Annotation
The prediction has a mean pLDDT of 83. A computed fold for a 71-nucleotide RNA from Saccharimonadales bacterium (SeqCode), annotated as transfer RNA. RNAcentral records the identical sequence in 23 taxa. Its Rfam family is "tRNA". From the family's description: Transfer RNA (tRNA) molecules are approximately 80 nucleotides in length. Rfam links the family to the GO term triplet codon-amino acid adaptor activity. It is annotated as a transfer RNA. NCBI's taxonomy places the organism under Bacteria, Bacteria candidate phyla, Candidatus Saccharimonadota, Candidatus Saccharimonadia, Saccharimonadales (SeqCode).
[in-house]
RNA sequence: CGCGGGGUGGAGAAACGGUAUCUCGGGAGGCUCAUAAUCUCCAGAAGUGGGUUCGACUCCCGCCCCCGCUA
Numbered sequence: 001c002g003c004g005g006g007g008u009g010g011a012g013a014a015a016c017g018g019u020a021u022c023u024c025g026g027g028a029g030g031c032u033c034a035u036a037a038u039c040u041c042c043a044g045a046a047g048u049g050g051g052u053u054c055g056a057c058u059c060c061c062g063c064c065c066c067c068g069c070u071a
Stems, first nucleotide, its partner, number of pairs: 002069006010024004018054001026042005047063005
């Protein structure tokens, strides 16, 4: 240089055109004499710039970053 895969809350993952979901973590509350466990609630996320579409995390293109293959 070329090819492939990936980038989603603080962390790890899912969903693959129609409100972005789950686990852990954080905060508040319930239960308890108290703590743990457990239950409920809350906050918190699409790498970036364009395009297609009524509608884009999803499809297409450029760029950036990560991993692998090849030379």